[in-house]
RNA sequence: CAAGAUUCUCGGGGUAAGGUGAAAUUCCUAACCGGCGGUGAGGCUCAUAUACGAACUAAGCCCGCGACUCUCUUCUCAGUUCGUUGAGAAGGAACUGAUCUCGUGCCAUUCCAGAGCCGACGGUAAAGUCCGGAUGGAAGAGGAUCAUA
Numbered sequence: 001c002a003a004g005a006u007u008c009u010c011g012g013g014g015u016a017a018g019g020u021g022a023a024a025u026u027c028c029u030a031a032c033c034g035g036c037g038g039u040g041a042g043g044c045u046c047a048u049a050u051a052c053g054a055a056c057u058a059a060g061c062c063c064g065c066g067a068c069u070c071u072c073u074u075c076u077c078a079g080u081u082c083g084u085u086g087a088g089a090a091g092g093a094a095c096u097g098a099u100c101u102c103g104u105g106c107c108a109u110u111c112c113a114g115a116g117c118c119g120a121c122g123g124u125a126a127a128g129u130c131c132g133g134a135u136g137g138a139a140g141a142g143g144a145u146c147a148u149a
Stems, first nucleotide, its partner, number of pairs: 004146007017029003031129002033119002035065004042057002045054002060117002069094001071092009099115003103111001121132003
């Protein structure tokens, strides 16, 4: 340094100010927010010494993943009119939103400028932002230990 095993820690943000109304952070005028990995010409630092290199950072809408939902299989528990029903866990599958224009340039849906668009389910005056499942789960990130080459 590489891959592996065990284990620990971390791992999502946001309705200002108004209007209507009996009631809305849900409607209207508007405001605000952007998980993880990849790509990436910008930024910054280091080294070197003029050419190349290294670390960090850089896309909500480019590629992929996670969450939510639905479904199947297995197992466990509970109920049962013994047909089956409900809950939980593990694994598999499905589903899964939204971007263009101008400029620069060899190269940009990533940079500059401008204008747009998107955001599970349940509750409630109709919710990306409130409350709830969730003191949960998870993409993943980092550390420690072990053994091997």
This is a predicted structure of a 149-nucleotide RNA (FMN riboswitch aptamer (RFN element)). The sequence was found by an Rfam model in a public genome assembly.